This is a predicted structure of a 1401-nucleotide RNA (small-subunit ribosomal RNA) from an uncultured bacterium.
[in-house]
RNA sequence: AGAGUUUGAUCCUGGCUCAGGAUGAACGCUAGCGACAGGCUUAACACAUGCAAGUCGAGGGGCAGCGGGGAAGUAGCAAUACUUCCGCCGGCGACCGGCGCACGGGUGAGUAACACGUAUGGAACCUGCCCGUAGCAGGGGGAUAAGCGGAAGAAAUUCCGUCUAAUACCGCGUAAUAACUCCGAGAGGCAUCUCUUGGGGUUUAAAGGGUAACACCGGCUACGGAUGGCCAUGCGGCGCAUUAGCUAGUUGGCGGGGUAACGGCCCACCAAGGCGACGAUGCGUAGGGGUUCUGAGAGGAAGGUCCCCCACACUGGUACUGAGACACGGACCAGACUCCUACGGGAGGCAGCAGUGAGGAAUAUUGGUCAAUGGGCGCGAGCCUGAACCAGCCAAGUCGCGUGAGGGAAGACGGUCCUAUGGAUUGUAAACCUCUUUUGCCGGGGAGCAACGGGGUCCUUGCGAGGGCCCUAUGAGAGUACCCGGAGAAAAAGCAUCGGCUAACUCCGUGCCAGCAGCCGCGGUAAUACGGAGGAUGCGAGCGUUAUCCGGAUUUAUUGGGUUUAAAGGGUGCGUAGGCGGGCUGUUAAGUCAGCGGUCAAAUGUCGGGGCUCAACCCCGGCCUGCCCGUUGAAACUGGCGGCCUCGAGUGGGCGAGAAGUAUGCGGAAUGCGUGGUGUAGCGGUGAAAUGCAUAGAUAUCACGCAGAACUCCGAUUGCGAAGGCAGCAUACCGGCGCCCUACUGACGCUGAGGCACGAAAGCGUGGGUAUCGAACAGGAUUAGAUACCCUGGUAGUCCACGCAGUAAACGAUGAAUGCUAGCUGUCCGGUUCUACGGGACUGGGUGGCACAGCGAAAGCGUUAAGCAUUCCACCUGGGGAGUACGCCGGCAACGGUGAAACUCAAAGGAAUUGACGGGGGCCCGCACAAGCGGAGGAACAUGUGGUUUAAUUCGAUGAUACGCGAGGAACCUUACCCGGGCUCAAACGCCAAAGGACAGCCGCUGAAAGGCGGCCUCCCUCCGGGGUCUUUGGCGAGGUGCUGCAUGGUUGUCGUCAGCUCGUGCCGUGAGGUGUCGGCUUAAGUGCCAUAACGAGCGCAACCCCCAUCGACAGUUGCUAACGGGUAGAGCCGAGGACUCUGUCGAGACUGCCGGCGCAAGCUGCGAGGAAGGCGGGGAUGACGUCAAAUCAGCACGGCCCUUACGUCCGGGGCGACACACGUGUUACAAUGGCCGGUACAGCGGGAUGCCAGGGCGCGAGCCCGAGCGGAACCCGAAAACCGGUCUCAGUUCGGAUUGGAGUCUGCAACCCGACUCCAUGAAGCUGGAUUCGCUAGUAAUCGCGCAUCAGCCACGGCGCGGUGAAUACGUAACCGGGCCUUGCACACACCGCCCGUCA
Repeated sequence: AGAGUUUGAUCCUGGCUCAGGAUGAACGCUAGCGACAGGCUUAACACAUGCAAGUCGAGGGGCAGCGGGGAAGUAGCAAUACUUCCGCCGGCGACCGGCGCACGGGUGAGUAACACGUAUGGAACCUGCCCGUAGCAGGGGGAUAAGCGGAAGAAAUUCCGUCUAAUACCGCGUAAUAACUCCGAGAGGCAUCUCUUGGGGUUUAAAGGGUAACACCGGCUACGGAUGGCCAUGCGGCGCAUUAGCUAGUUGGCGGGGUAACGGCCCACCAAGGCGACGAUGCGUAGGGGUUCUGAGAGGAAGGUCCCCCACACUGGUACUGAGACACGGACCAGACUCCUACGGGAGGCAGCAGUGAGGAAUAUUGGUCAAUGGGCGCGAGCCUGAACCAGCCAAGUCGCGUGAGGGAAGACGGUCCUAUGGAUUGUAAACCUCUUUUGCCGGGGAGCAACGGGGUCCUUGCGAGGGCCCUAUGAGAGUACCCGGAGAAAAAGCAUCGGCUAACUCCGUGCCAGCAGCCGCGGUAAUACGGAGGAUGCGAGCGUUAUCCGGAUUUAUUGGGUUUAAAGGGUGCGUAGGCGGGCUGUUAAGUCAGCGGUCAAAUGUCGGGGCUCAACCCCGGCCUGCCCGUUGAAACUGGCGGCCUCGAGUGGGCGAGAAGUAUGCGGAAUGCGUGGUGUAGCGGUGAAAUGCAUAGAUAUCACGCAGAACUCCGAUUGCGAAGGCAGCAUACCGGCGCCCUACUGACGCUGAGGCACGAAAGCGUGGGUAUCGAACAGGAUUAGAUACCCUGGUAGUCCACGCAGUAAACGAUGAAUGCUAGCUGUCCGGUUCUACGGGACUGGGUGGCACAGCGAAAGCGUUAAGCAUUCCACCUGGGGAGUACGCCGGCAACGGUGAAACUCAAAGGAAUUGACGGGGGCCCGCACAAGCGGAGGAACAUGUGGUUUAAUUCGAUGAUACGCGAGGAACCUUACCCGGGCUCAAACGCCAAAGGACAGCCGCUGAAAGGCGGCCUCCCUCCGGGGUCUUUGGCGAGGUGCUGCAUGGUUGUCGUCAGCUCGUGCCGUGAGGUGUCGGCUUAAGUGCCAUAACGAGCGCAACCCCCAUCGACAGUUGCUAACGGGUAGAGCCGAGGACUCUGUCGAGACUGCCGGCGCAAGCUGCGAGGAAGGCGGGGAUGACGUCAAAUCAGCACGGCCCUUACGUCCGGGGCGACACACGUGUUACAAUGGCCGGUACAGCGGGAUGCCAGGGCGCGAGCCCGAGCGGAACCCGAAAACCGGUCUCAGUUCGGAUUGGAGUCUGCAACCCGACUCCAUGAAGCUGGAUUCGCUAGUAAUCGCGCAUCAGCCACGGCGCGGUGAAUACGUAACCGGGCCUUGCACACACCGCCCGUCA
């Protein structure tokens, strides 16, 4: 000293939370010792029991009880014992008397008060015991308690009679400096007065005890001191104004009473005052201070222990005694409660020390001693003392000590973790060796606290007293502290935490469960956040938790905050109190400052020093701001008083602008209505309509008339006004403002809590008015509904007068005033001046724009400040609850003003950034639409999917981006599914060990097969150790298409072949971020050019690669054939040739290169040229940063989890092919641009050896048989549409071919479930397909066939390729879908499939 938390990120505002310290604490776990402090915070609740205030016999009468003595008697020889008497002595219960009991101790209820603190005053007072000074004590008297006797009562207690004493009580005498009073003198002050001094009068005293002693103690009066108290006053310290008025002894006076004393303290009379926004009164709360905690401080909070003061003593009241009380352990009365009782009546007061119950989370022993300190009494000894000192209990706090120290690596065992033959960690930790012995234990010794006191003696002294020496009594704590010795590492460590904040990480378990959590937040199968474990971190005889206070929080801001948009400027003005206030000068000294003095108790705090072994603790000394009081000065500033000034403010004169206000009058247009005319079928209204109006004549139009309201154009970025607000014209009245002149006043000013006034619209009251518009209401529409938006009507209202109301986003979301701080540019109103009359310059006031400095979180503000300063007012302190409730005030009401809390949340917010989004905008693109062509959706079939079914119908894919998809071949196999039968080293593989001889093969039985049982046959090499190989057995590794694609790799789809996505440096911004990448033009393109705080670069685009189109070179077989030759029925068939085609390799070519036009350029354009090809020539491969937790654990790989005679594996059979249905993708059709029959042509890509198969034969055919060629530019597979000819003639057909029957062919171990093909027969639906929807822009669509992969065969109508024939259309970009760029809004950011509101559950 800060940190976490609002966001995708940022800055700010702002709350919440944490880290620190503290405590009279409590709770949880744990616990060795000591020292010093502490210990009912709650029920001022109730209390059993004991103790806590007595003492004096040197005041007195006495003697119940004790001891001694004396006398007498009885018993006894006596000692002695017993009885009676004597107060004679020690003493002493009760009693009279003195002093004390008013201290000490407890508590905090009450009290907001002169209760407390501080400072003054008492000229208005008291003070026992103590000290000092002066003086005095003469002489009498009468009682009474105890006792004795008696009485009442249960008791407490009381009464009667009688005896008696005193330092008890009462007269008399004496007495003043006392008190009162009278007469003088002097001094002082503060109004009544006070003090000093002289004289006279009146009044008031006393006690004795005691001794060896006239010792000594005591008594009375007066004065003084000290101590203690009492009273008064200034100032200070609390919450609520949702408490604003309070007050009748109230405020004052005169006179009395009372008191120690002042005082309405009390009383009579008189006056009508007193207090209060500087907070009276009321209510709530509370003992106050020294101090304590915290804090850098200023502050904030607290008031336990200790000290001071106060108050209280069961509750309330009252007085008595006394120096002192209205009295904790006194009295009386009342009340409540408890107890006793004979029911008549009595007793009691722990907030003293212990202790009990109760309450509570919670707080101790019914201990010891007066040894010390202190107190009461006493001459003293001494007695009393739950004050005090000690001990006991409690980790309840602070401080100190210990639980060992050194060495010790095989880094042991064990535990935990991992990448697991091994390593890491626990960890020098342990073991082991050496050493030490605090504390504890045992044994021994053993303080100080003790000296006052008593006795004796000596010295000094006027007395009292003091001092020296000697003797002597006294210790609760405690045999404690401390010291010595002994044994022995021996007896002594835990608690919390480990996601971030915050120091410390892994494994297992759990699976939004159990739980954690101070805030943010963890947990839904890989949790460093839950629980356990190992390890680690922190502190340590403690550690955590909870509660509370301060801090952090500058988050109430005096130090030290704010108010345009975050919470916050009052709607506006006038103005009271208050606050603040121009220049010069004089004076004063209230504020201010300084010196000196007083005070601020001690303790505490701090500094220095000292004592307990240290420390805590204790002791000594110094300091202790300030406040307060007194006094002496200073005079700058503020204030007071006085004088002067003119610049602030105001007055006067002149001029000026204006929708400022009020009242009256006038005007035209529009609207509606009325009357009349013309005129005829609609009008009106809307997105479209309807309600409505209209043949009884509307709308429209003309004329005349009436009514009410508002003032078109001018008009503006304009003007005026304090704000609200103000607009036709004229007049009257009236307010404010500006400029010029500078004559006058002389600070007269600014602000302004309360107060008063004004205050849009709507609203209210009374009366009028009512043309328009128009809440409510009615009807018509819209709609799922439509209590709305739209339409037709329409009442209040809108208008006027008077009155009320008093609020608005009453906004510049910006209070008023003054001064200062660069400018530029408009405009309105004045003045001066120049003018070429357009205007310019200067100056003042208003109103706008831009912008420097500066400010601001930023946006922005910026001489009209949100800048720099001063003054005053108002307001804010997290969001919600809520501008709500209650109360009060106002109002006719509506409602307004003032204005909370409970509860709840971890945020709510401001500004800006990047995205995404918008039924926002701009630009652009795409078969996106449009224009076309052909389809799908209807039918049948094929295939995939959903669903359903099933023993199983294995699994996955599910909008686009699943659905002829994984699958480019499910009859068995595949196969993962189901049923059944088997195996458990296992179906396969590696290694080790043992046994065996091969393995294989063959045969038999059984079985559905796998398998099982049995039989036959049977190894190789060798150095003789063994090795190879195989089988069996055992073991270690297996195996799993089981789960998780949300743990992953790899691969893939999609946006999208869309033009984007980024980086470095620089610059801008507090920052997120921006710039670059924006703008203009251009492009298919972030393609390029220009511009430019950017300059460059990367991944993408393009190009480089492949195929096709043209040409060239080279090469020339299996291809080709122009020339030459040969040759055939024909044919490159042969020789030959390389020309051509072709094949193959390498090149060329195209670059807007040329020309014209446009353009700055890039580039665009042209029926351009040339060219095979022209502006990207066509096609392919190629897919940026990223998105969808997209798809796949079943292709493969892989983490984790799961199964192990099974979730592994083998076999037989079944299923994946089911079928009421629904969807997707296809095939074939519905026919004549066609079907059928016959004839006749022309391809390319490819494939071929268990293969393609020429040719020949057989069969209607699928095919079969024979059989040449070809591992292929050589052989084989090979077109169809087209074309030619014929036929059919619009029909469920010579269309269509499903389905079914029959007969076959082929593949295959096997075609039943469940193959394809052929032939014959059968001949279904279907006549062009609803809403809707798909593809395609040229060699494309459409149409026609061919090939290939997989494959025994094939459910292929699928997929991938190939060629043949070969169109139509695009005006165009508003809208739909998707995308790119710029911009704008945003409360979205899992991002519009968002967010969010209300009702209900």